[in-house]
Context: one part of a larger RNA
RNA sequence: UGACGGGGGCCCGCACAAGCGGUGGAGCAUGUGGUUUAAUUCGAUGCAACGCGAAGAACCUUACCUACCUUUGAAUCCACGGAAUCUUGCAGAAAUGUGAGAGUGCCUUCGGGAACCGUGAGACAGGUGCUGCAUGGCUGUCGUCAGCUCGUGUCGUGAGAUGUUGGGUUAAGUCCCGUAACGAGCGCAACCCUUGUCCUUAGUUACCAGCGAGUCAUGUCGGGGACUUUAAGGAGACUGCCGGUGAUAAACCGGAGGAAGGUGGGGAUGACGUCAAGUCCUCAUGGCCCUUACAGGUAGGGCCACACACGUGCUACAAUGGCCGGUACAAAGGGUUGCCAACCCGCGAGGGGGAGCUAAUCUCAAAAAGCCGGUCGUAGUCCGGAUUGGAGUCUGCAACUCGACUCCAUGAAGCUGGAAUCGCUAGUAAUCGCGGAUCAGAACGCCGCGGUGAAUACGUUCCCGGGCCUUGUACA
Numbered sequence: 001u002g003a004c005g006g007g008g009g010c011c012c013g014c015a016c017a018a019g020c021g022g023u024g025g026a027g028c029a030u031g032u033g034g035u036u037u038a039a040u041u042c043g044a045u046g047c048a049a050c051g052c053g054a055a056g057a058a059c060c061u062u063a064c065c066u067a068c069c070u071u072u073g074a075a076u077c078c079a080c081g082g083a084a085u086c087u088u089g090c091a092g093a094a095a096u097g098u099g100a101g102a103g104u105g106c107c108u109u110c111g112g113g114a115a116c117c118g119u120g121a122g123a124c125a126g127g128u129g130c131u132g133c134a135u136g137g138c139u140g141u142c143g144u145c146a147g148c149u150c151g152u153g154u155c156g157u158g159a160g161a162u163g164u165u166g167g168g169u170u171a172a173g174u175c176c177c178g179u180a181a182c183g184a185g186c187g188c189a190a191c192c193c194u195u196g197u198c199c200u201u202a203g204u205u206a207c208c209a210g211c212g213a214g215u216c217a218u219g220u221c222g223g224g225g226a227c228u229u230u231a232a233g234g235a236g237a238c239u240g241c242c243g244g245u246g247a248u249a250a251a252c253c254g255g256a257g258g259a260a261g262g263u264g265g266g267g268a269u270g271a272c273g274u275c276a277a278g279u280c281c282u283c284a285u286g287g288c289c290c291u292u293a294c295a296g297g298u299a300g301g302g303c304c305a306c307a308c309a310c311g312u313g314c315u316a317c318a319a320u321g322g323c324c325g326g327u328a329c330a331a332a333g334g335g336u337u338g339c340c341a342a343c344c345c346g347c348g349a350g351g352g353g354g355a356g357c358u359a360a361u362c363u364c365a366a367a368a369a370g371c372c373g374g375u376c377g378u379a380g381u382c383c384g385g386a387u388u389g390g391a392g393u394c395u396g397c398a399a400c401u402c403g404a405c406u407c408c409a410u411g412a413a414g415c416u417g418g419a420a421u422c423g424c425u426a427g428u429a430a431u432c433g434c435g436g437a438u439c440a441g442a443a444c445g446c447c448g449c450g451g452u453g454a455a456u457a458c459g460u461u462c463c464c465g466g467g468c469c470u471u472g473u474a475c476a
Base pairs, nucleotide, nucleotide: 001476002475003473004472005471007470008469009468010467011466012465013464015460016459019424020423021422022421023420026315027314028313029312030311031310032309033308034306035305042053043052064301065300066299067298068297069296070295073124076123077122078120079119080118081117082116085102086101087100088099089098090097091096106113107112126290127289129288130287131286135284136283137279138278139277140275142273147186148185149184150183151182152181153162154161155160166177167176168175192267193266194265195264197235198234199233200232201231202230207224208223211222212221213220238261241255242254243253244252245251317417321376322375323374324373325372326371327370333364334363335362338357339356343352344351345350383414388409389408390407391406392405393404394403430452431451432450433449434448435447436446
C1' cells in the first nucleotide's frame, strides 16, 4: 500500500422486511449428471454450466460408430492426352468401378492459347487432432457499481502519501464550501434512439366532420385536408418561477403553471482492472502431432438409449372454473421457388379452387382473456389430460429406429405440494392471446407485440452483495 475480520462508523441495492405469484410434490417437454452403448460427437460446471454454443440432429447438418471405398486429394503451379458437354448398358446400398454412342465449338502469328475434363510426377493440400496455462479477436462477471489514474508542486531516508481526506449534498469523485495543493484524463451526466403533449409541412394505398350521389349494407363514389394516422422538421422541462429550510452555498421540501417536474418512462452505452473465467469446434494464429491416415467419399446407425439424480419450463389439480351458443375491441410483424381471399368438398388435420398482392392497397388474420345467455353442483367429476389401440392429413427421395398435426376410442398421476428456494416496486407482478427469426417439415424454447391489470414498502436490527472513512493483523 492492499486484502481480510463472527472490528467500528456512514450509505446503497427486490438485500431483508411488507406484499403478490411461483419452484420444490404430479404428468409431460427440454438441458445436465450418471449409467448403458459399436457410437450414444464435442464444449459449457458455484454465483457467472445445466430450454447454454444449437435462431430449430429423420438423410443432410455431423464433428461419433460400423461397413465398403479413395490416396496430389476441393485449391495453385508443371507435363501429356482429350474440346466441353450430352445420352445410355452392367455390377453395387451408394460412393465407385467398367463399357457403348452422339458431339467436334472459341481465339490464332498455325507453333499454339483460353475455358473445361482425364492421367502422371512432386512442391503441396487436408485435420471440428492437442495445448484458451503460448495467443489475437470476441464474450461473461463484479457492475451502469462510482470509481480508476496522471502532470507539476509539497511531505517522507524510502515503500509511498497528498490531490481523491474533511463539513454538507447527490442516482453519481454530482455539485458547493473548506483545504499544500493546483490542474487534467478515463468513467458519471449530457449529446443518440424510442415513448408521452402540441405546432408546421405533406395527403396515398390511410382518414371521413360538413356537402352531394348510391346501396339491404360497407369511405362504396364525387369530393374534402377538418379529425385520426403516417413521417420529416420544430416547440416543450431548465429546479426556469413562488414560498420555506440551509452556511448568504450546493441542495432539499412544498406549491403554481403544465401533456409531462426535478434523471418524465424505456433502450443503446460497461472506466482502470479481477477471475491464468469462457471459447484453438465461428474465425485467425505460435508450438506439437497425423500424412494410403488423426485426411477424403458413400450407405446405414448414433447424437432421440434409461434402475436413477438435479436444473429450467409447460399443463393441471378446478366453480374468480369446465363445456356449449351468441357478440366486441389490439399492437407489432411476415409474404413472389412466397402470403394465399371468395366459393366447393371433408367431423377435422386438410384437399380442390383460383381472385388479389413485390403490399398503409392483397393476404397470413380467428385476437384471446372480456361481455350476454345456457348447463354442470364438489364428484377423481362434464376437473385433468398422460398413456395406449385404431383410422387419417401434411412436409419431404424417405417419417421403422426418430416428425408435426387431426379424428374415434382409452382415460393414468394429480385434491395446492417437506426441508428449502426464486421473481417482481407500476402499466410492474399476475393473467390473456398475437407475431417473428431459424425453417422443406419439426417449439411448452428464444426474441418481440399489444389486451386486462393489482397488492405492498413501518423500516434498515438481521441474511446477501457493494461503496467511502477508520481500526487490528503472525496474510501478500